[in-house]
């Protein structure tokens, strides 16, 4: 200086009501709600075809490729604790 996988340490956000076991926590509905596991979507630029106009070129439609912490909310979550968590920091692995 840098790649993954692995360690390790930090990490947001959003809820209430009924119902049932159960003994203070779990399910199951109801309407409402978050975005940061995943996942879709998707800008300029690159480029393909056709037509237009034709001196050179400009330009119209229509595919491909193209990100995200943006936008969807499939999933996921939404008293705390627990888990989960993008992403960042230390190792670690590799190079000089």
């Nucleotide at each position: 200086c840098u790649a993954a996988a692995c360690g390790c340490u930090g990490g947001a956000a959003a809820g209430u009501g009924c119902u049932g076991a159960a003994g203070u926590u779990c399910a199951g509905u109801a309407c409402a709600c978050c975005g940061a596991a995943g996942g879709a979507g998707u800008a300029a630029g690159c480029u393909g075809a056709c037509g237009u106009a034709a001196g050179u070129u400009u330009u119209g439609u229509u595919g491909g490729u193209g990100a995200a912490u943006c936008u969807c909310u499939c999933a996921g979550g939404u008293c705390a604790c627990a888990a989960g968590g993008a992403c960042a920091g230390c190792g670690g692995g590799g190079g000089c």
Molecule: Glycine riboswitch aptamer
Organism: Robiginitomaculum sp.